């Protein structure tokens, strides 16, 4: 320098052909227990790396940039 992949809740990940953003673990409250763990119920928490564009509507398409990573030179 060229090319590919990844970037979504604290952590690990899903999100099909664009249509109100989910799962597991963790966290909070309550129940159960003498207490803890386990289990059960309920709940909080992200606007989706940054910016712009297309569209009635974009995590999901297009462009630029950034970070990590792989391949090549």
């Nucleotide at each position: 320098c060229g090319g590919g992949g990844u970037g979504u809740a604290g952590c690990g990940c899903a999100g099909c052909c664009g249509g109100u953003a989910g799962c597991g673990c963790g966290c909070g409250u309550g129940g159960u227990u003498c207490g803890g763990g386990a289990c059960c119920a309920c709940g909080a928490g992200g606007c989706c790396g940054c910016g712009a564009g297309u569209u009635c509507a974009a995590g999901u398409c297009u462009c630029g940039c950034c970070a990590c990573u792989c391949c090549g030179a």